[in-house]
RNA sequence: GACUUAUCUAGAGAGGUGGAGGGACUGGCCCUUUGAAGCCCAGCAACCGUUAGGAUACUAGCAGGUGCUAAUUCCAGCAGAACGACGGUCGAAGGUUCUGAAAGAUAAGAA
Numbered sequence: 001g002a003c004u005u006a007u008c009u010a011g012a013g014a015g016g017u018g019g020a021g022g023g024a025c026u027g028g029c030c031c032u033u034u035g036a037a038g039c040c041c042a043g044c045a046a047c048c049g050u051u052a053g054g055a056u057a058c059u060a061g062c063a064g065g066u067g068c069u070a071a072u073u074c075c076a077g078c079a080g081a082a083c084g085a086c087g088g089u090c091g092a093a094g095g096u097u098c099u100g101a102a103a104g105a106u107a108a109g110a111a
Stems, first nucleotide, its partner, number of pairs: 003109006013041001015040003021031003025077004042069003047065002049062005073103001078100006086091002
């Protein structure tokens, strides 16, 4: 790096360090010197792990391995359905809502 399965509208710091960037990509729209990323500490969660009960379901606890701590995975990006400004019977917005994919993230697994 590719594959499989599950999850992605909850939760979490007015701390230290650091100094300009960050929110995957593209387009928006945002955050940021009232200080970005990174690192340390703190915290959240509980996928794997582990303990107890139990029936391999499941429930409760712990936090060793990850992960996470602006905005729904910040919104849209492809397809479909309904509505539909507008022109006019058929078509329709770089429109609204919904559904499903794709892409992405994380975990666990398998070669």

Notes
A computed fold for a 111-nucleotide RNA from Ammoniphilus oxalaticus, annotated as SAM riboswitch aptamer (S box leader). Its Rfam family is "SAM riboswitch aptamer (S box leader)". From the family's description: The SAM riboswitch is found upstream of a number of genes which code for proteins involved in methionine or cysteine biosynthesis in Gram-positive bacteria. The sequence is in RNAcentral, with records from Rfam. The coordinates come from a structure-prediction model, not an experiment, and the mean pLDDT is 84.